[in-house]
């Protein structure tokens, strides 16, 4: 320098004018004025919680989720560190799986193949006997062949031919012990019977966890209309008052008062919280502790927009055009998905120079 790889971060800046939501101050109630106003994912609503209401003696059945080890956390199916078995890459590194030695039980294995899990399998073959031969009967699981998988491998012995039939070594399985590790596990030694197959991302079994619905949850206040109760003889119009007239009412009750429910609506929940920023310390890390500073949206059909100046970046010869994904709705922690461009640090490979 180029290519790559891992981790983290930024996500145009600044000012003016107009407009909109929220909160203040002043006010002659007309208004004036100040401050403040989206994200790393606000998204998908997939997990875990807080909060709220409903249900709930206790126990059992059923259903669902999770599943190597240790740690973190309010909690998690999340995060960090590690283990075993694989896969990819020259490498840095990335990535899949892992409760059950599958003898608790059930189930499954396409096609091919003679035979697919049952101490099972005779197609080509090998051996013995019989037969002129074709072939028949018996023995065999070694060689060939099929398959993802064929019931340990190599060698020697053995045999009619063979075979863990016997032996040696190796692999694998089980048990015991030592050493290292908190642990998953690693490593070494001894013994055993000689081979037990695969799939639990099939049912199942084991362990742990899980009641339901959601802020349009829920709480407080509460018109109008209708209803109930009590008292009750007047009420309304012409008409401002008196009289008069009309209508309604006095068993079918005008009108007044009270009450319950809680519709419209108002307030609340609702912005001080597992908060944010910085420093120090503990820890490999995730994360935690302490101290200091700080308050950064709060609508209710839902504001957060537009124009212009200067600067930055991209495209373009220039004039000029453009600025990724995207848009809060009770709140918080994760995961997943989308994302132009840029920055920082660690590491790897290659080339060149000294």
């Nucleotide at each position: 320098c180029a290519a790559g790889u891992g981790a983290g971060c930024c996500g145009g800046g600044u000012g003016a004018u107009c407009g909109c939501g929220g909160c203040g101050u002043c006010u002659u109630c007309g208004g004036a004025u100040g401050c403040u106003g989206a994200g790393g994912a606000a998204a998908g609503u997939c997990c875990g919680c807080u909060c709220u209401c409903c249900a709930c003696a206790g126990a059992g059945c059923g259903c669902g989720a999770u599943g190597c080890u240790g740690g973190g956390u309010a909690a998690c199916g999340c995060c960090c560190a590690g283990a075993g078995c694989g896969a990819g890459g020259u490498g840095a590194c990335u990535u899949g799986c892992u409760g059950g030695u599958a003898u608790a039980g059930g189930g499954c294995a396409a096609c091919a193949g003679a035979g697919a899990a049952g101490c099972g399998u005779a197609u080509u073959g090998c051996c013995a006997u019989c037969g002129c031969a074709a072939g028949a009967u018996g023995g065999c699981g070694a060689g060939g062949g099929u398959g993802a998988a064929a019931c340990g491998g190599u060698g020697c012995g053995g045999u009619a031919a063979g075979a863990g039939c016997g032996c040696a070594c190796c692999a694998g399985c089980g048990c015991g012990c030592g050493c290292g590790g908190u642990g998953a596990c690693g490593u070494g030694c001894g013994c055993g019977g000689c081979u037990a197959g695969g799939c639990a991302a099939c049912c199942c079994c084991c362990a742990u966890c899980g009641g339901g619905a959601g802020c349009a949850a829920g709480g407080u206040c509460g018109a109008a209309c209708a209803g109930a109760g009590u008292c009750g003889a007047g009420a309304u119009g012409c008409u401002g008052c008196u009289c008069g007239c009309a209508u309604c009412g006095u068993u079918u009750g005008a009108g007044a008062c009270u009450c319950g429910g809680g519709u419209a609506g108002a307030c609340u929940g609702c912005a001080c919280g597992a908060g944010u920023u910085g420093a120090u310390c503990a820890g490999u890390a995730a994360u935690g502790a302490u101290c200091a500073a700080u308050c950064g949206a709060g609508a209710g059909a839902g504001a957060u927009g537009a124009u212009c100046g200067c600067c930055c970046c991209u495209c373009g010869c220039a004039a000029g055009a453009g600025g990724a994904c995207a848009g809060a709705a009770a709140g918080c922690g994760g995961c997943u998905u989308a994302c132009a461009g840029g920055c920082u640090c660690g590491c790897u490979u290659g080339a060149c120079a000294c």
Notes:
The prediction has a mean pLDDT of 80. This is a predicted structure of a 354-nucleotide RNA (Bacterial RNase P class A) from a Chloroflexota bacterium. A source record names the gene rnpB. Lineage of the source: Bacteria > Bacillati > Chloroflexota. It matches the Rfam family "Bacterial RNase P class A". It is annotated as a ribozyme. RNAcentral holds the sequence, with entries from ENA. Of the family's consensus pairs, 93% are formed in the model.